[in-house]
Predicted 3D model of a 73-nucleotide RNA (transfer RNA) from a Lachnospiraceae bacterium. Its Rfam family is "tRNA". By type it is a transfer RNA. Model confidence (mean pLDDT): 82 of 100.
Order: sequence, then C1' cells, then structure tokens
RNA sequence: GGGAGUAUAGCUCAGCUGGGAGAGCACUUGCUUGACGUGCAAGAGGUCAUGGGUUCGAGCCCCGUUGCGCCCA
Repeated sequence: GGGAGUAUAGCUCAGCUGGGAGAGCACUUGCUUGACGUGCAAGAGGUCAUGGGUUCGAGCCCCGUUGCGCCCA
C1' cells in the first nucleotide's frame, strides 16, 4: 500500500426483515444469616466509536474518519 472484519452498560456479548436498547457477570439497596457467602426481590448504569447521508423512522442501510486485531504484499 491492497483486501476483508470489528467497535452496543464496568467486563463478555446478543440485538432477527429498519419501528420497545437488552442478557449474563459485576455494582447498589432490601430480605434471608450470629457474620460472611449462597439464595430471593428490586434498582442504578448507554453520545450504540465518530462526522455526514438515505428514510416518516437508523444500533441495523450508504459514504468518510478513527481505534483494534486478521490476510496478502
């Protein structure tokens, strides 16, 4: 330099055919326990990497940029 991927909660990741942003773990509170842990219930936490575009409507489609790792040279 060329190609093909990936970026969503603190972490690991889902998110189907464009229409409600979610799960597990972690965290907080309560119950349970003599206490811790386990278990149960509830809760908080998101610029969906970023700038544009398409659309009535974008995490999802299109273009650019950035980060990361992969293949070729």